A computed fold for a 137-nucleotide RNA, annotated as FMN riboswitch aptamer (RFN element). It was read from a public genome assembly, where an Rfam model found it.

RNA sequence: UUUGCUGUUCAGGGCGGGGUGAGAAUCCCCACUGGCGGUAUCGGUACAACCAAGUACCGGAGUCCGCGAGCCCCAUAGGGGUUGAUCUGGUGAGAUGCCAGAACCAACGGUAUAGUCCGGAUGGAAGAACACGCGAU
Numbered sequence: 001u002u003u004g005c006u007g008u009u010c011a012g013g014g015c016g017g018g019g020u021g022a023g024a025a026u027c028c029c030c031a032c033u034g035g036c037g038g039u040a041u042c043g044g045u046a047c048a049a050c051c052a053a054g055u056a057c058c059g060g061a062g063u064c065c066g067c068g069a070g071c072c073c074c075a076u077a078g079g080g081g082u083u084g085a086u087c088u089g090g091u092g093a094g095a096u097g098c099c100a101g102a103a104c105c106a107a108c109g110g111u112a113u114a115g116u117c118c119g120g121a122u123g124g125a126a127g128a129a130c131a132c133g134c135g136a137u
Base pairs, nucleotide, nucleotide: 002136003135004134005133006131007130008129009128010127016030017029018028019027031116032115033106034105035067036066037065038064042059043058044057045056046055047054062104063103070082071081072080073079074078086102087101088100089099090098108119109118110117
């Protein structure tokens, strides 16, 4: 320096207005939200260089790849399965990630039909940070 184990902490956002109705945060019109890791041609900072290349770190996709959650099955632990949605134009050697525009999607139970309310959930978890302890390198 890198890495495994261990411990600690953290780890999801959003209904405001109008309409109909006996009743709707659920229907209709407008509004609003976007977990975690990866991926850059973009942005930032530092260093280097200044003829020019560069190096490190940070940020960067709801709809690309993978994962978690949810749901289903077996079940002691745990394991298996399933799981939504994007196009067009531009730039460029290269973009479903950038820029512009227009779209689309969102578990289960409850309730007037719910991504936004209530509930399982003071739960679980992808993972992130830190710590020193132990081990390896």